Small-subunit ribosomal RNA, central domain from an uncultured bacterium, 351 nucleotides, folded computationally. Its mean pLDDT, the model's own confidence on a scale to 100, is 85. Rfam family: Bacterial small subunit ribosomal RNA.

[in-house]
Context: one part of a larger RNA
Parts: sequence; structure tokens; C1' cells
RNA sequence: CUGGGCGUAAAGGGAGUGUAGGCGGUCUGAUAAGUUGGAAGUGUAAUACCCAGAGCUCAACUCGGGUGCUGCUUUCAAUACUGUCGGACUUGAGUGCAGGAGAGGAGAGUGGAAUUCCUAGUGGAGCGGUGGAAUGCGUAGAUAUUAGGAGGAACAUCAGUGGCGAAGGCGACUCUCUGGCCUGUUACUGACGCUGAGGCUCGAAAGCGUGGGGAGCAAACAGGAUUAGAUACCCUGGUAGUCCACGCCGUAAACGAUGGAUACUAGGUGCAGGAGGUAUUGACUCCUUCUGUGCCGCAGCUAACGCAUUAAGUAUCCCGCCUGGGGAGUACGGCCGCAAGGUUGAAACUC
Repeated sequence: CUGGGCGUAAAGGGAGUGUAGGCGGUCUGAUAAGUUGGAAGUGUAAUACCCAGAGCUCAACUCGGGUGCUGCUUUCAAUACUGUCGGACUUGAGUGCAGGAGAGGAGAGUGGAAUUCCUAGUGGAGCGGUGGAAUGCGUAGAUAUUAGGAGGAACAUCAGUGGCGAAGGCGACUCUCUGGCCUGUUACUGACGCUGAGGCUCGAAAGCGUGGGGAGCAAACAGGAUUAGAUACCCUGGUAGUCCACGCCGUAAACGAUGGAUACUAGGUGCAGGAGGUAUUGACUCCUUCUGUGCCGCAGCUAACGCAUUAAGUAUCCCGCCUGGGGAGUACGGCCGCAAGGUUGAAACUC
């Protein structure tokens, strides 16, 4: 390379956007590059294979003939498909118009409950904590309770295999700015599409830099317990951090462990957002349909588990990735980073 694969055995890139490239709807004309057919030349010789071929008495051997040499060049022809050039179309794609739902994003402001702290009142001996205790707090008045104040963080109920987002993720309320999606209409453009090596952007938590902030929680740390020990689990404290702004980091069981797009292939049932219709005074209801999100299930697939119109079914296109276990996601080198480290990524050896 051929071939086989990637839900769980090795294997889907964390996600998007998009360059090159690859692939690409319907009708029609031209062309003839690919493609197909014919002819000519070439494809050296020897070797290979064939001939009851010829020559050494036979054979080996030598000679002759034939086949073949997947290829290349030239030329003639064909025009279905692909390509190229031209014309047209509307179903793919996009735009307009009329509506719709939403924790989608950013900024600003506001609110109530609770914890903690402070001040004042009441009160007077405990509180707290546990399996049981102790450390700890408290007559310098704690805990409890009432009133007032400060400050930070998170938003109970609603809340739902509910919604939105490409993923990470998003949940009090209001305003401003802003992205995407769905439905109806079929007015407009007329293939403008799909995928996407590199590139670029986004990317939980932890961590890092500078400056703020700091209520609660809480690595580290200290103490009390437990224990043979206890560098733990439990308890009392408690600093980074958690929060904000700006800048880095770029990783996760970043998971549906399932890349994206398109088409096709029984049904049943629930939820969410629309649209249309029947009936009706009207609502409820019922029917149809589109989009999303779940459950069950046929064919089919699967090693099985299971998947099953949200496919792991049937096909096509494009990308990424895998090739025994360990060594090892290590070493070395490159690139990136302030660092931590990330990314790319072996071999010896061994089973």
C1' cells in the first nucleotide's frame, strides 16, 4: 500500500469558524482533458512459456518460429459518465416579510431570605461539638432573644429525563446592547453547497501575574480525638483559594466514552415551542403537520450488552484517529508558557 476498524475490546480531534484540498442538485449546447474502441510505431537482445520445429547419434546445449512484455507515443473515431466553457431551472443553500419561545452572551442597576461581624437592650451559666469526648467559646456576660447597622457571596420556592447554547456552560428582578433558533408565507437570489490538513477563535475546575475584595466554605497548617501507629476518616480553629477587573494557562470520565453533512428505512407513547383544520356561542377536546427533547419497540445491525427516523440500520462525501501488553504519554529535540506545565512524541529492553 491493500485490507479491517474506532459506544463498552486499541481508536472520534474538547468545541467552533474557515484557507488549501477532496466531493457536489435538475435540464441543455459546445469541447473532447479524463474515459472507451480501432490502427501504426515502440516496448532491444538474452532469459520465461509453447512447437512430438531444425542442428550436434539422444539429451543438456545451440538455432529458428510463435505467445507475451500490464507501458509509452502518434493518429482516427465514440460522447454515456467525470472535467472545462456557455445557457437555463428551483427542489439544496441563502435573503425578505409576518409571528414565536428561551437560565444564549455582555454591561449597568435593584431586591429579599440566610450566615458572619459590630452597637444597644433583655437575661444570667453555660454554649458548642461527638459514636462518646476533648480542644474551642463564655461571669471582661457567651449561647438564646429583640432592635439597628456593616459587608461579602449565593439566588430557596417556581424547577420539570423543562428551556437555551457549537462545546465549555447558563438559573433572583429590571433596563440597555447583542448572537442564534423555530413556525408560517413562497416574494427575491439562482447551486451561492458539504467537509475541512494547516491557521484563527472559544474553552469547566485547579493554577499563575498585577491590583482590589474577603461573609461563608476551605487545600496547606495548628490543636483535640480515634488508633498499635493515624502525616487520615471525626471535631475545634484556619491561610492560600473560592469573588471582581485585566492578562496568562489550554487541560478534564471536556462523556452520548458515539466527528460532521445528506438521503432512505414499521410503529406506539410522554414532554416543550409553533402552525393549520374539524366541531362548538366560546373554551376544553379531537385531527393533521414542523422543530426539539425523552421512553418503549419492528426490520436490520451487534461478540454480547444493546442501538433502533436523535441508529450503533441502509448508502454516499469529507476530516480525525487505531494496529499486542509494559517501558510511556516517558526520554530527546522542536514549538508554546512567567512558572506549573502543555503539545508533538520515540527507542533499547522485557513479556